[in-house]
RNA sequence: AGGGUUUGAUCAUGGCUCAGAUUGAACGCUGGCGGUAGGCUUUACACAUGCAAGUCGAACGAGAAAGUACCUUCGGGUGCGAGUACAGUGGCGGACGGGUGAGUAACGCGUAGGAAUCUGCCUAGCAGUGGGGGAUAGCCCAGAGAAAUUUGGAUUAAUACCGCAUACGCCCUUCGGGGGAAAGAAGGCCUCUGUUGAUGCUCGCGCUAUCAGAUGAGCCUGCGUUGGAUUAGCUAGUUGGUGGGGUAAAAGCCUACCAAGGCGACGAUCCAUAGCUGGUCUGAGAGGACGAUCAGCCACACUGGAACUGAGACACGGUCCAGACUCCUACGGGAGGCAGCAGUGGGGAAUAUUGCACAAUGGGGGAAACCCUGAUGCAGCCAUGCCGCGUGUGUGAAGAAGGCUCUAGGGUUGUAAAGCACUUUCAAUUGGGAGGAAAAGCUAUUGGUUAAUAACCUUUAGCCUUGACGUUACCUUUAGAAGAAGCACCGGCUAACUCCGUGCCAGCAGCCGCGGUAAUACGGAGGGUGCAAGCGUUAAUCGGAAUUACUGGGCGUAAAGCGCGCGUAGGCGGUUUGGUCAGUUGGAUGUGAAAGCCCCGGGCUUAACCUGGGAACUGCAUUCAAUACUGCCAGACUAGAGUACGAGAGAGGGGGGUAGAAUUUCUAGUGUAGCGGUGAAAUGCGUAGAUAUUAGAAGGAAUACCAGUGGCGAAGGCGGCCCCCUGGCUCGAUACUGACGCUGAGGUGCGAAAGCGUGGGGAGCAAACAGGAUUAGAUACCCUGGUAGUCCACGCCGUAAACGAUGUCUGCUAGCUGUUGGCGACUUUAAGUUGCUAGUGGCGUAGCUAACGCGAUAAGCAGACCGCCUGGGGAGUACGGCCGCAAGGUUAAAACUCAAAUGAAUUGACGGGGGCCGCACAAGCGGUGGAGCAUGUGGUUUAAUUCGAUGCAACGCGAAGAACCUUACCAGGCCUUGACAUCCAGAGAAGUCGCUAGAGAUAGCUUCGUGCCUUCGGGAACUCUGUGACAGGUGCUGCAUGGCUGUCGUCAGCUCGUGUCGUGAGAUGUUGGGUUAAGUCCCGUAACGAGCGCAACCCUUGUCCUUAGUUGCUAGCAGGUUAUGCUGAGAACUCUAAGGAGACUGCCGGUGACAAACCGGAGGAAGGUGGGGACGACGUCAAGUCAUCAUGGCCCUUACGACCUGGGCUACACACGUGCUACAAUGGGCGGUACAAAGGGCUGCAAACCCGCGAGGGGGAGCGAAUCCCAUAAAACCGUUCGUAGUCCGGAUUGGAGUCUGCAACUCGACUCCAUGAAGUCGGAAUCGCUAGUAAUCGUGAAUCAGAAUGUCACGGUGAAUACGUUCCCGGGCCUUGUACACACCGCCCGUCACACCAUGGGAGUGGGUUGCUCCAGAAGUGGCUAGUCUAACUGCUUGCAGAGGACGGUCACCACGGAGUGAUUCAUGACUGGGGUGAAGUCGUAACAAGGUAGCCGUA
Repeated sequence: AGGGUUUGAUCAUGGCUCAGAUUGAACGCUGGCGGUAGGCUUUACACAUGCAAGUCGAACGAGAAAGUACCUUCGGGUGCGAGUACAGUGGCGGACGGGUGAGUAACGCGUAGGAAUCUGCCUAGCAGUGGGGGAUAGCCCAGAGAAAUUUGGAUUAAUACCGCAUACGCCCUUCGGGGGAAAGAAGGCCUCUGUUGAUGCUCGCGCUAUCAGAUGAGCCUGCGUUGGAUUAGCUAGUUGGUGGGGUAAAAGCCUACCAAGGCGACGAUCCAUAGCUGGUCUGAGAGGACGAUCAGCCACACUGGAACUGAGACACGGUCCAGACUCCUACGGGAGGCAGCAGUGGGGAAUAUUGCACAAUGGGGGAAACCCUGAUGCAGCCAUGCCGCGUGUGUGAAGAAGGCUCUAGGGUUGUAAAGCACUUUCAAUUGGGAGGAAAAGCUAUUGGUUAAUAACCUUUAGCCUUGACGUUACCUUUAGAAGAAGCACCGGCUAACUCCGUGCCAGCAGCCGCGGUAAUACGGAGGGUGCAAGCGUUAAUCGGAAUUACUGGGCGUAAAGCGCGCGUAGGCGGUUUGGUCAGUUGGAUGUGAAAGCCCCGGGCUUAACCUGGGAACUGCAUUCAAUACUGCCAGACUAGAGUACGAGAGAGGGGGGUAGAAUUUCUAGUGUAGCGGUGAAAUGCGUAGAUAUUAGAAGGAAUACCAGUGGCGAAGGCGGCCCCCUGGCUCGAUACUGACGCUGAGGUGCGAAAGCGUGGGGAGCAAACAGGAUUAGAUACCCUGGUAGUCCACGCCGUAAACGAUGUCUGCUAGCUGUUGGCGACUUUAAGUUGCUAGUGGCGUAGCUAACGCGAUAAGCAGACCGCCUGGGGAGUACGGCCGCAAGGUUAAAACUCAAAUGAAUUGACGGGGGCCGCACAAGCGGUGGAGCAUGUGGUUUAAUUCGAUGCAACGCGAAGAACCUUACCAGGCCUUGACAUCCAGAGAAGUCGCUAGAGAUAGCUUCGUGCCUUCGGGAACUCUGUGACAGGUGCUGCAUGGCUGUCGUCAGCUCGUGUCGUGAGAUGUUGGGUUAAGUCCCGUAACGAGCGCAACCCUUGUCCUUAGUUGCUAGCAGGUUAUGCUGAGAACUCUAAGGAGACUGCCGGUGACAAACCGGAGGAAGGUGGGGACGACGUCAAGUCAUCAUGGCCCUUACGACCUGGGCUACACACGUGCUACAAUGGGCGGUACAAAGGGCUGCAAACCCGCGAGGGGGAGCGAAUCCCAUAAAACCGUUCGUAGUCCGGAUUGGAGUCUGCAACUCGACUCCAUGAAGUCGGAAUCGCUAGUAAUCGUGAAUCAGAAUGUCACGGUGAAUACGUUCCCGGGCCUUGUACACACCGCCCGUCACACCAUGGGAGUGGGUUGCUCCAGAAGUGGCUAGUCUAACUGCUUGCAGAGGACGGUCACCACGGAGUGAUUCAUGACUGGGGUGAAGUCGUAACAAGGUAGCCGUA
């Protein structure tokens, strides 16, 4: 510090996700030791049991027992126990310590301040501590009760209680005065006393009053402190005042009266959530999240209320009342409160021992000893975290064995192990052994105090002891490598790879995504990687995330500028002078607790941990200073803004009037059969006279031309002409005001169309509706009609793709050019040139931008203010509020779901987008589709009908030839190292004649044979037998492959290097202008070159030449024949086959750009690649082929291999493809006559001749072929016949008879003859080939082959028609355009319906929670009042009465629980219902994306 993921690729936007750190964690697997810290986050749920707050005899009275010793009359007594235990009065403490976080959004907390207060114990000062009184618990007696508890009587003490005296200070006061305290006990000395004790003195302690301090507490204030506005108004003691009351203290704290205030958009009130802080985690920081442990504050103590006591409480282990719950009960009544420490149940994913000790630290009481202390110190449990240590170290290659893998060689595990040599931390074991301990007490002693050598305090010395932890830490002995390693991961992100299994199954997954037979992604294994006593997972927080952006983001098109103005609050604001010092800046002071973080030291062997010091705590307050800037106050200015004056343009707005053209209707005339409408039609109108035309009238709406990226307006918007009223703008020059300005949350006004209300109006147009068409349908597009509406007035609505998808204002920043308005300058006075200014356009520099683009009219550079955005969907939806007559608008979520959605640009592909070519269409010729047959395919059938090929590019294809064989299929039979290959061992030559059985394979028997080479050992070939390695497979996978092939396509394309442009994908080159068959060539050009293709080079054909001249040829010469190059001869010709020549737009004219090229011409056998062929770029189709061959993997191995016989591949209702033959007269039949080319031939072609009607047979000359043969070419031509008919057309089918091949023609061959004589009379929709020696037509040959072509390949003969042209169909190439496609239009994709699941809205309601208001009610308590009852202290005197005061009772006020009614709000639930989301290959259509086939979209009905 970034990475993965949207795309074919790119850049951007944007979400999701990962790597890091962390935790009071939990779960899974595993687990050696120690240190240190931590340990109910959930039910503030309920609690058994034990303990957690007592202490003081030096405040007080009283006071046992057990036991023991002695005595005893045996009843008991006395002493000790013991002034002990227990209990009581009284004092202090139970307000601390400990727990928890329910409540609380608050002066609760934090921070900084303040004044009107209290403060036990403690410290210091000052003044005192005199003298009396009456009770009461306990104890005793008597009762009530189960108990808790309690009643009456008698008696008693105090540091308990109450007066009196005194009062420096204290309090009150009308300033005269008035009021109010106390307690003693211990030690010592002296005196008295018989003891107990008493007086006096003294010392320390206690007590009283008071003033200070310290500590603690209470109160007030500024600032800070979560979310929601779908909570906007709240408030009656409310805000203030006065009187009174009240408190420790200010105060509506309370009360009476008076006033009507107070709070709130700087967010009151309400709702939800939450203890706050120091800090903790994270982060570079700013921030964000959290508030366990430790520390400070607050709140609470079963729930609610209340007070008492007290210095302090409205009190966790106190009281009273109410409620719920639990327990006891004799049913009358009582008891209780673990959110103290342990512990239990419950809840939960989850959190410990009913431990030891007061030894230390601290607290309470006490004079002290001491007692108490679940505070605390320790121990126990838990890998919960952090830190440290160990599980050995060295050596050791035969690279052991085993495992895994393998290309079979090896590699790897791996120096790892074993082996050898060492060490002993930790654990175990033996023995030793600190520190935590300081005190207190006792003895002696120093000093202080004192009269004092008592007492008390204190110094020093000695003695005596005090340890829970603890078998402590630590040291040491002994033995031995001995007791001690796991977990996750290994497709990318992300370090780490192979095998096997599985086969979209099982499963994995944080994201992308893996798995459908070769899975580095599942499961196992081997190996590896990372951490390590832990490792992973889950949950959670921060980070990465600049993804809420203060630091630090955006808004033209990605989400995002309000439709537009005016304007309130607010924010911001020109120049200058002075003042002030609020902001701002600096210094000082106080504070910012400790701990923590950071730095420097120290202590544990180290570290974690502990500890000392420092820094820091970015803050707040006070104070001193500074005064530039901002603010405030005062004064001035004119550059912003405005006013006045003079001009100007304009569809700016409102109202009134008016004009002409056109449409329609009506009236009248002329006139006659159609009009109208469409792609084509029909509905409609018209003989009752339309349309057309002429004249007239009516009525409504809109204003052609001018007209213009022209004008005006804030926007919406505004268009004939005239008049009235009116807003804004611009220009010019002067004068004036003097910052008056900008923006603008709320607010308010305007606001297209549609729509709504009321009343008018209604020509045209036209939702709805009707009819006609179209269509599979057509609730549409098209047509004919047609109502709301459109128009006017008034009132609503308030939305639009209300768009420049661009908020308003201000300033600055190159140019060029057009246009509108105004003003100026100049001259040549013009339709002139030029300048300034306000608009409005086009280009464009810098700059900006993801790019597109913007570019003085900014999307540039800056400033001010407002609005808005934060992934897609759900959704601009639901609920709630506000507005509206309604339609609806506005404000505006969540659950759930996805890993994308999106922008711009790029390359392709595609388009019922646009521009060139091709037998693509058109123009022609001939076919197919109809018939019969042949052949192939599908289907069906079958034991099998083997397999493959399947749009073009499968279907007379593999197959250049299935009777057996082929043959792969089926049935049956038969073999198992095999039909075939190599190796080993043994035997034998190989081979061959014959017989028998069998369908044959095969089996048995049998005959002949004994070879070749040799170094004499043997060897080679072949055969048989045996063993195992192996053979074999036309079994599967062409989607694992090689090779080969098809196709686009013989289309003209496909690329590269360097350079340049672009952030990039990419572009350029290769585009453009011409031209070509061609990316062919030329020109231009940020490109310059190059490669694969094109062309050419190759073959063939067309002309000529040279050479050669047999088997070919024969002109001339000669010979011969009925005839023939037959012969001599010839080398001229043809031909053959070698080599050359020739054609290159070379020449001429024209066109073209002085080009390339094209057109025409000449010459020429041939003319513009002359014709034909071979040749097939980068690539596409997972195209075809595992059955040509090769080959990975899988499968079979007495069979999926091999052999044999027979059958099948030849089946047959049917469908399709490709062909042949025809349907006839351009023909058929018969007769006659003529002319080829290219091939093949010894397992062969076969002549003459003979036989047969013929197929053919006999025959065998010749020929391994320019010699011989196949081999008569046919159409054509000449003549004749047929006369339009199912025929003298056509030949299928069938019967009979034959020929040939072959082992064999039954299934299942070809051919011949005789007879038979089917369909068919030119073929529906549709469709194919062909542009010249072509189509059409005619025959010939060859390969395969024993035989078997209508197929295939090749050959020649005869030999046309047409092409205007590119509109259309198909295919292709280039350029361009659109795109939501990229598996690429056979694409993508929308909505209803049906089914399943999920969340959610409405819903008659139902059940809870919270809460407002109005009432009822009123426990305990406090306060007020009190005609009742009772009453020791004090007072008075009349001595038993009265008073004061008190207690109880009563009553009033306040008030908790509770009850009733009525609202609000929230949660849950609800028959039914609404839409939404997600699902496998459902249904119906085809709305969108291309002009998406009616351009799309927005608002509205």